[in-house]
RNA sequence: GAUUCGGUAGCUCAGUCGGUAGAGCAAUUGACUUUUAAUCAAUUGGUCGCGAGUUCGAUUCUCGCCCGGAUCACCA
Numbered sequence: 001g002a003u004u005c006g007g008u009a010g011c012u013c014a015g016u017c018g019g020u021a022g023a024g025c026a027a028u029u030g031a032c033u034u035u036u037a038a039u040c041a042a043u044u045g046g047u048c049g050c051g052a053g054u055u056c057g058a059u060u061c062u063c064g065c066c067c068g069g070a071u072c073a074c075c076a
Base pairs, nucleotide, nucleotide: 001072002071003070004069005068006067007066010025011024012023013022019056027043028042029041030040031039033037049065050064051063052062053061
């Protein structure tokens, strides 16, 4: 450099025809008793990487850019 896969909550990841985004863990609060903590319940938490385009409407489609992984090529 080329191709390809990915970027969604603090972390790991889902998201099916384009129609106001979820789970587990973590955190906070409460209850409880078996108390370095466990269990149960509830709650908080999101510019869906950035910008533009298409559309009545974009996490989803298209283009460019940024970041990461893989493969190939190049260099030495």